[in-house]
Context: one part of a larger RNA
Parts: sequence; C1' cells; structure tokens
RNA sequence: UGACGGGGGCCCGCACAAGCGGAGGAACAUGUGGUUUAAUUCGAUGAUACGCGAGGAACCUUACCUGGACUUAAAUGUAGGUUGACAGCUUUAGAGAUAGAGUUUUCUUCGGACAAUUUACAAGGUGCUGCAUGGUUGUCGUCAGCUCGUGCCGUGAGGUGUCGGGUUAAGUCCCAUAACGAGCGCAACCCACGUUGUUAGUUACCAGCACAUAAUGGUGGGCACUCUAACAAGACUGCCGGUGUAAACCGCGAGGAAGGUGUGGAUGACGUCAAAUCAGCACGGCCCUUACGUCCAGGGCUACACACGUGUUACAAUGGUCGGUACAGAGGGCAGCUACCUGGUGACAGGAUGCGAAUCUCCAAAACCGGUCUCAGUUCGGAUCGAAGUCUGCAACCCGACUUCGUGAAGCUGGAUUCGCUAGUAAUCGCGCAUCAGCCAUGGCGCGGUGAAUACGUUCCCGGGCCUUGUACA
Repeated sequence: UGACGGGGGCCCGCACAAGCGGAGGAACAUGUGGUUUAAUUCGAUGAUACGCGAGGAACCUUACCUGGACUUAAAUGUAGGUUGACAGCUUUAGAGAUAGAGUUUUCUUCGGACAAUUUACAAGGUGCUGCAUGGUUGUCGUCAGCUCGUGCCGUGAGGUGUCGGGUUAAGUCCCAUAACGAGCGCAACCCACGUUGUUAGUUACCAGCACAUAAUGGUGGGCACUCUAACAAGACUGCCGGUGUAAACCGCGAGGAAGGUGUGGAUGACGUCAAAUCAGCACGGCCCUUACGUCCAGGGCUACACACGUGUUACAAUGGUCGGUACAGAGGGCAGCUACCUGGUGACAGGAUGCGAAUCUCCAAAACCGGUCUCAGUUCGGAUCGAAGUCUGCAACCCGACUUCGUGAAGCUGGAUUCGCUAGUAAUCGCGCAUCAGCCAUGGCGCGGUGAAUACGUUCCCGGGCCUUGUACA
C1' cells in the first nucleotide's frame, strides 16, 4: 500500500421486511449429468454452465459410427504437353459415390480465345494447445470509482490531491483545506414514448356540401379532425413560501401534457476471475499427408434403471362447455400473403380475385350478454394408446407437424428449501417476427388488451461503496 476480520461508524440495492405470483410434489417439453452404445460429434460446469453455442439435427446440416470409394485431390493461379472436347441427354452395373456404352459436339480477324484433361509447384485438416495469441464476450456493475501533471511531505515503499463538514442517484455540487489543475468514468449530448405548433395531404382521415346504396369514405369533393413524418417549442429547482453561509432540501405551492434524472432504451471507467471461445473468423507452435484429408449410402446426434436445471399444462365454479356480440399494436408477404365461392365434421382441397402493399391480405384472445354443469377424480385434467386421414418434402420406419373419432393416466395446490417483481410494474390474455420445404417453438425476441397488492422500517441475511481500527497474510 492492499487484502481479510463471526472489529467499529456512515450509506445504498426487490438485500431483508411488507405484499402478489411462482419453483420444489404430478404429466409432458427441453437442456445437462450419469449409464448404455459401432456412434450416441464437440464445446459451456458455483454465482458468471444446464430452452447455453443451436435464430429450426428426417436426407443435407454433421464435425460422430459402419461400410464402399479417391490420392494434386472440392476451389484458384503459374508454366509445359495433349484434345476439341467437357458438360448435357439416353442407357447398363451399383446402396450411392463412381465406372462403362451410345448420342450430340466451340468461336476465330487463324495470332489466339474458351473449355476439358494431364504433369510440376503451390493444397487440405471442426486435429492439439484459449496456460503462446488477436478479436469478441460474461461477471463484479451502470457499482462510483480509477488515475495523471506540477507542487509539497517522507531516507524509501509511498502519501497528499481523492481526506474533513454538509449534500447528491453520482469523486454530484458547496464549504473548508499544501495543494492547484487535468484525464478516463457520472451527468448531458443520441433513440423511443408523453404535450403543442408549423409544413405536407395519398394509399390515411370525413366536419360541413352533394351523389349512390340493403349497407359501407363507396364516389365527387375537402385538408378542418384523426393520423402519418420532418422541423421547431417545451422542464431549467426557472417562479413562490419555508430551512440553510452555500450546495441543496421540504411544500395535496402556482402554472403546466409532463416536476425535480419525466419514463424506458442505447451507452459498461482502471481493472478482477491464466473466466469463456483455436468449433464463427484470424493466427504462432506442434501433429496427420494413399490420411487425423476428400466423396458417398445407411445409421447416430432423438438411446433410458436414474439424478438435477429451465419451462408448458393442470389439479377447477373468479371455473369448464355451448351460442351470440365487440375492441389492438407491432410486424410479415410474389417459389409469397390470400379476400370471396364451392366441397369436407375437420386438418385441408378445388376454383377465383386483390396486392411487391398507410391501397390487398395474414388478423385477436381474455372481456361482455345469455344457456348449461353443482363440487364429483367430475361436462376438471389432458398424458398415453388404437383407428382413419391432411400437408410439406426424392423420402415422415428409426425420427415431422396437424385433423377427426375413440381411449381417458398422474394430478384435489405440493417437505426442507428457494425464485421473480415497486406501476401501466406483477399477474393474466392473445398476436407477430427471425430461423424455416416442413417442424418436434411449451424456446428466443418483440407487440399490444385487461390490470393489482405492498413498502412500518434498516435490527438481521446477501452483495456493494466510503472512512477508521487490528493483523503471525501478500
């Protein structure tokens, strides 16, 4: 100087407390361990691995296994030689890769171009090392800290500044001061939402005026309103009262759409964990080179006594079921989204039309209004299994999703323990997107609808910041 303490003081955080809803019990989905296997490819492992890399494993992917093949090879370049092919199409053998046969067979200014093949030289490796590395990332932590120049103090390591008194979300600001200044962080500048204005008015909108219709901005027309999308205004403790030297704090203060960081996001200082990644990529070294490279078929990554994590669905009446009736936002769409019509109980199929879309379309559910069920393993719950189908795709056996009929398991609110959340939040309800032929999505990322309870307080648990103290630790 740090680090540590079941030392002290001060302070903060869904850290506790106060509440609401979960997990831990059940079934299933998914990841992991273990076991099994020819292979169950590899990585991630307290917090900071375990719905993680993977934002799509039937083939492909694919790295693994079994078997069959190739050896300058899948790609590109240079030089030399050869050919006018190669490729395509047809066909034979084969699981295919591949091999054989047939057919077809360039351009030219004759210099060559182009293509194929062959030879030589350069390959290739998801093989090892993240403890050789770059780059990127997690975490402490959006915590308020981490440093420097000059000066001063100390023999020196180092200290001071950065401490003290207040204050703040903040090393935020003020006062004091052997310190005076400065940098990286904080804040602000950026984006979204909330208010208003200006400009603009189609595909959005329809107040007033017409037309038309069973009805509808459907049409003429309009730019007021809504909205769209660019610019601007607005919030600064600016004003008032109180406390205070000041910074600042307090106020059911005014005004205001918004009030004290308005709310949310993006933004992550010096560093820590030899943290993670050589399998995203790059790269040093080592290793393989008729194989640890490359191509192909099939299988595996989907196994299953078991253990754990994360989720979904439930155990019901604030509910289930049947009928009727409303209201979103944000996104997507041409090998696409599809109105509408017809067929089918249905998944869907057959027609048909609009739209490369503020124009057409995908497109709500909880809620509300009626009927029924009456506390039961049930009209709860839907696992599992049987049968018949639909769709995607060369192909659904291993191993897809969906539909209909039947079947109707566990489960009656879950031990110790444990997680999330402070407001348009939790809870609950549906919708969309990426990946994608299809999909094992109950996942991830977004969007809106309905919409709570509680916070006395900081003694305690956890994590963190500052000061101080002890130390046989560095």
Small-subunit ribosomal RNA, 3' major domain from Carboxylicivirga marina, 474 nucleotides, folded computationally. Model confidence (mean pLDDT): 81 of 100.